[in-house]
Molecule: transfer RNA
Organism: uncultured Clostridia bacterium
RNA sequence: GCCGGAGUGGCGGAACUGGCAGACGCAACAGACUUAAAAUCUGUCGAAGGUAACUUCGUACCGGUUCGAGCCCGGUCUCCGGCA
Numbered sequence: 001g002c003c004g005g006a007g008u009g010g011c012g013g014a015a016c017u018g019g020c021a022g023a024c025g026c027a028a029c030a031g032a033c034u035u036a037a038a039a040u041c042u043g044u045c046g047a048a049g050g051u052a053a054c055u056u057c058g059u060a061c062c063g064g065u066u067c068g069a070g071c072c073c074g075g076u077c078u079c080c081g082g083c084a
Stems, first nucleotide, its partner, number of pairs: 001083007010026003019067001028044005046057004060076005
């Protein structure tokens, strides 16, 4: 240099053919239980704004296509593998 694969909450990891982003697990926090804890059960668990209801944004980064993009197209970055 060329070819292929990957990048999604704190972590792992889904999302089929473009149609509610974050299922499921782990961790964390709160509550129940306990003398106290562990275990177990229940709930919460991206960011900003808001008393709340809720709103907006968010899939490595920048653009594009589309009514609609994690998914399709172009470019960039990082990592992994192969070829030279």